[in-house]
RNA sequence: UUAGAGUUUGAUCCUGGCUCAGGAUGAACUCUUUCGAUAGGCCUAACACAUGCAAGUCGAGGGGCAUCACAUGAGGUAGCAAUACCGAUGGUGGCGACCGGCGCACGGGUGAGUAACACGUAUGCAACCUGCCUUCAACAAGGGGAUAACUCGUUGAAAGACGGACUAAUACCCUAUAACACAGGGCUCCCGCAUGGGAAUAUUUGUUAAAGAUUUAUCGGUUGAAGAUGGGCAUGCGUUCCAUUAGUUAGUUGGGGGGGGUAACGGCCCACCAAGGCAACGAUGGAUAGGGGAACUGAGAGGUUUAUCCCCCACACUGGUACUGAGACACGGACCAGACUCCUACGGGAGGCAGCAGUGAGGAAUAUUGGUCAAUGGACGCAAGUCUGAACCAGCCACGUCGCGUGAAGGAAGACGGCCCUACGGGUUGUAAACUUCUUUUGUAAGGGAAUAAAGUGAGUCACGUGUGGCUUUUUGCAUGUACCUUACGAAUAAGGAUCGGCUAACUCCGUGCCAGCAGCCGCGGUAAUACGGAGGAUCCGAGCGUUAUCCGGAUUUAUUGGGUUUAAAGGGUGCUCAGGCGGGCCAUUAAGUCGGCGGUGAAAUUUUGCGGCUCAACCGUAAAAGUGCCUUCGAUACUGGUGGUCUUGAGUGUGGAUGAGGUAGGCGGAAUUUGUGGUGUAGCGGUGAAAUGCAUAGAUAUCACGAGGAACUCCGAUUGCUAAGGCAGCUUACUAAGCCAUAACUGACGCUCAAGCACGAAGGCGUGGGGAUCAAACAGGAUUAGAUACCCUGGUAGUCCACGCAGUAAACGAUGAUUACUGGCUGUUUGCGAUAUAUUGUAAGCGGCUGAGCGAAAGCGUUAAGUAAUCCACCUGGGGAGUACGUUCGCAAGAAUGAAACUCAAAGGAAUUGACGGGGGCCCGCACAAGCGGAGGAACAUGUGGUUUAAUUCGAAGCAACGCGAAGAACCUUACCAGGUCUUGACAUACCAUUGACCGUUCUAGAGAUAGGAUUUUCCCUUCGGGGACAAUGGAUACAGGUGGUGCAUGGUUGUCGUCAGCUCGUGUCGUGAGAUGUUGGGUUAAGUCCCGCAACGAGCGCAACCCCUGUCGUUAGUUGCCAGCAUUCAGUUGGGGACUCUAACGAGACUGCCAGUGACAAACUGGAGGAAGGUGGGGAUGACGUCAAAUCAUCAUGCCCCUUAUGACCUGGGCUACACACGUGCUACAAUGGUUGGUACAAAGAGAAGCGAAGCGGUGACGUGGAGCAAACCUCAUAAAGCCAAUCUCAGUUCGGAUUGUAGGCUGCAACUCGCCUACAUGAAGUUGGAAUCGCUAGUAAUCGCGAAUCAGAAUGUCGCGGUGAAUACGUUCCCGGGUCUUGUACACACCGCCCGUCAAG
Repeated sequence: UUAGAGUUUGAUCCUGGCUCAGGAUGAACUCUUUCGAUAGGCCUAACACAUGCAAGUCGAGGGGCAUCACAUGAGGUAGCAAUACCGAUGGUGGCGACCGGCGCACGGGUGAGUAACACGUAUGCAACCUGCCUUCAACAAGGGGAUAACUCGUUGAAAGACGGACUAAUACCCUAUAACACAGGGCUCCCGCAUGGGAAUAUUUGUUAAAGAUUUAUCGGUUGAAGAUGGGCAUGCGUUCCAUUAGUUAGUUGGGGGGGGUAACGGCCCACCAAGGCAACGAUGGAUAGGGGAACUGAGAGGUUUAUCCCCCACACUGGUACUGAGACACGGACCAGACUCCUACGGGAGGCAGCAGUGAGGAAUAUUGGUCAAUGGACGCAAGUCUGAACCAGCCACGUCGCGUGAAGGAAGACGGCCCUACGGGUUGUAAACUUCUUUUGUAAGGGAAUAAAGUGAGUCACGUGUGGCUUUUUGCAUGUACCUUACGAAUAAGGAUCGGCUAACUCCGUGCCAGCAGCCGCGGUAAUACGGAGGAUCCGAGCGUUAUCCGGAUUUAUUGGGUUUAAAGGGUGCUCAGGCGGGCCAUUAAGUCGGCGGUGAAAUUUUGCGGCUCAACCGUAAAAGUGCCUUCGAUACUGGUGGUCUUGAGUGUGGAUGAGGUAGGCGGAAUUUGUGGUGUAGCGGUGAAAUGCAUAGAUAUCACGAGGAACUCCGAUUGCUAAGGCAGCUUACUAAGCCAUAACUGACGCUCAAGCACGAAGGCGUGGGGAUCAAACAGGAUUAGAUACCCUGGUAGUCCACGCAGUAAACGAUGAUUACUGGCUGUUUGCGAUAUAUUGUAAGCGGCUGAGCGAAAGCGUUAAGUAAUCCACCUGGGGAGUACGUUCGCAAGAAUGAAACUCAAAGGAAUUGACGGGGGCCCGCACAAGCGGAGGAACAUGUGGUUUAAUUCGAAGCAACGCGAAGAACCUUACCAGGUCUUGACAUACCAUUGACCGUUCUAGAGAUAGGAUUUUCCCUUCGGGGACAAUGGAUACAGGUGGUGCAUGGUUGUCGUCAGCUCGUGUCGUGAGAUGUUGGGUUAAGUCCCGCAACGAGCGCAACCCCUGUCGUUAGUUGCCAGCAUUCAGUUGGGGACUCUAACGAGACUGCCAGUGACAAACUGGAGGAAGGUGGGGAUGACGUCAAAUCAUCAUGCCCCUUAUGACCUGGGCUACACACGUGCUACAAUGGUUGGUACAAAGAGAAGCGAAGCGGUGACGUGGAGCAAACCUCAUAAAGCCAAUCUCAGUUCGGAUUGUAGGCUGCAACUCGCCUACAUGAAGUUGGAAUCGCUAGUAAUCGCGAAUCAGAAUGUCGCGGUGAAUACGUUCCCGGGUCUUGUACACACCGCCCGUCAAG
């Protein structure tokens, strides 16, 4: 000393990007702001600059005297005078300009240039310089001529320039002296890394110097030697990106002790000669950039930055050049050129803020035209001192960091107000406030008041060694009357910002309604938004808080630490191979790498730690550590390297053997296709899903014979073999390559890998020349189709074949680079070699399958690794844009190779899971098909719907699963719609007040009615008789009523559908990283997840089945209103009688694969049989799992929210819901003879009935009327059942079928049948002759057919719900259609195939 999260999916694991939380900043912006300390403040235009200042100093170098002061003073003016002014004298202090010395090369600024010995670090100079400073040695003699200033002129606008004359010096020159200096020669010695260096010498020749000043203390001058300081040069190592920059270079590289130049080496420069130098370890070119100490971040390694401070470099308007000087090629010097600005008399001139302030401009953005030399430092000076925008201070700015405060304690009626809620109340704001007590940092006022001056200056004095030191005294403070201290006053002067969906701490209300807006990512907003805006509350920070920008982190997301490449991005198509990288055993040596010790350096600041100083802290001081580096030197020698020797196991060679579609070239062979000729032969052939184009009477196809030509090699043949890969297949010959086995003779590490390079490299393509049978791009025709530039068919050219060139790519795949070593088994096969008992078995090299450990996200891999290790090469870093563009190379071209960016998205992707889906597969079921029967679709009518119409045609229902549905019944009512007339506390509920005593009922008038106005009649209880209460009506006021108004996508409840389909789940266990799986799958079986067996599962729940009801048989009990066999009786079970029968309705019995046989797995079960009324669920009903469809219903009801309130509420009359070119659904009646009509005649069940059913009788053709017996029903009534049966007639026609429509006349219900009811009689007599495509129901008492009843209802069924009568046909079977179940498979779907998604076009 290492933290993670969100986001791909229905869910999961992984890969992978994007985003967030942290820290930082020379920052900027929004909102806000008490104070102090401290540090910082043009990142942009090295853009342009007004103004002031930033480098002077020395009179102790000099000539001098413009200015100031003093002194002296002739004189003049003014004034009464004092005095003032003018004026003279360089005499004195001093001093402008000038000559001279030193400085100006420092300090300060900036980062343009520079990729370089520029910088950093370490060395070297035997190749160098160094003013001032220190030490040492030796000197300073004698002369000379000028010149500036000043002065006098000329010229110019100015800047300035020029000329004459005078003069000085520590300015300049000459001579002298002279070496331990310099140069040349000689001699001796020593040393070194080459050139070479050093020392010594009584050695020799030549050359070169000086300055004075003064207050007498001193300060200077010259030469030489040495030191110190500062520089110069050289070298090793380190120092950005681009190879879509690969070659570059002519002073270039080197030499001739060449010459010149320099302080010094050197092509630094020059002449001649040579042809080198650099470069894949990246030259050259391009882009970018001052470098470092350090700073930020990070666990670290790293990454990024290098503003402030320090070191170095470079630059000073741009470019160039030198001069002076110790030092410059010089920021505030010079010259030249250029651009720009300014002045001008137009002829000419002046200038350089990247010094400090300041201005303009640029920009998101960065300060005062301040004070002082008091301190520190610098220049000059003997010094005093002068100068110093260096520096020290102050001013501005929340720009950063640090510190302080805005009060503290008590205080519950938990106040008022606000906000919220389940709202007579509670919660929260909140001890918060008020109020009481206390404190005074800060603030205001008053007073006091530093350090920074250790030091220096002047004067004096003391000590010793002529210079320094000590002491005394004097004086020097910008900041500053500041810091700090004391006193008084008084809570007094002082809080904001952001956020509150998740990440991420913090939640409610209102408004808005995919609008306005938010957003870092995911995403929020379409009427109940914790995500927008406001409010209340909360959270986090706090004199700040947020946003933006940038850097590091998280990101192991460039991976040295520390990643990968079968399928996620990623192994080169393959081989050979130079360079490079890596490399077997042993011995010796060396010491380059490596390791250790000593030493030098790694500036200071910074960082870390200890201690200390500012009241604390930031900050500062001090000490230590660190600075992982470089260098010298001495050691160590295991490993790596170098060198020498040796070995055989790696590698290679030899010998022997077998193997193979290995390669190249040549020769040969048969079958088949096509074609030619001839023969036979006749009408088609061919082709397809079906056809057509095509071929064919000019003889095809078919068949026979003989030819031609090209291409490919049947069987063998395989899970086979060979090759580096691509690839290789008839037979044979020649040449040639390879691996393997055996052997162990030879060499002795000769090896592995391999960028660049070279070679090979399917198909297709290109070039030239051949060849051309088949097949066949393009093309043509025929089909298919909406179209069909396709799939299918008939033809057909390149091409396919050969030779020689080019090309150089493929899903060139094992999607898996090469080599080596190690690590479990089972099984097959090829080729060798052994052993053997001929059963077998060992070993080597290949080719396959299965599995273990291990690995892997999983799938899977697994001695042929994707395991464990090592070496080398290649490649990857989100998706798209894009393998595109540009550039370059190659190519005849096609094209190949190399290979980006802008922009855009938050994903793209891998593996596996569960579903759903498939014109995937397996199994199974269902009136699903098939086999049958009957319909509907055509007609007329009924009814519903759509559409249209309308004042309104109220509303809902919409594939199956809306459409004879809600509606079991619209003339008014219903009624919700429309028109008109009316009401407004209301037609309906509760509460209050007043008046009346009723209300109701009866009745009159007006009106369409609602309504309005009258008449009449009319309460109860208690009582103190005043009154009070109850109830009702009317009137009034307010809360409220009311709504079939909206939202079924806010809901409850109810319902439909898949589907009476056999499924849907859970607990525990187990498996899997996980989603999940298992169970529930499998083998059988069933109507059934029904049962049995098996099984990492064992159990359980909801469903299935059973339990319930009806029906089918029997028994027991009971016989009235039911029944009647026998006995009486009658018209009649009418009556007596009877309980036997039927029947009724209560309780029981019965059926369970119980029994038998066979099959089956010793099972479940199935098949057949017996008995039985009934047999394998006997038949029918009720009963509907988890869920799906945002399915239906706010108009049954209930209900949230929204909306209306003299109306979207309420009442009334009339109308509408009944409309009608049309379309659809569901039905009824038919089209006729299995029938119609007429007459006769037989047999039900189940129901209903009092505002009811209504008998008999009578009337009417009839509907019906009259009538009123009986019956609240096994009693009476509705109520004759019909088809059937027996006769007769009709005779195949639009009819004696069919009955629509219409007319007339009636009946019934009802206030009322016009819109708009039903029925009857007579008359009328339409369409229709069995229905196209397509389609529906039904498997037995079923279909079909026949009638009967009921609900609703005043009346109004062809509908609906029930009842019985008659009563079939067919099912081989599961290929197909539809729906469903289950297992499995594929998937880029999950809103789940009505999915997803591609292209074109159009618009934007």
About this RNA:
Predicted 3D model of a 1404-nucleotide RNA (small-subunit ribosomal RNA) from an uncultured bacterium. It matches the Rfam family "Bacterial small subunit ribosomal RNA". Its family is annotated with ribosome and structural constituent of ribosome in the Gene Ontology. The sequence is in RNAcentral, with records from ENA and SILVA.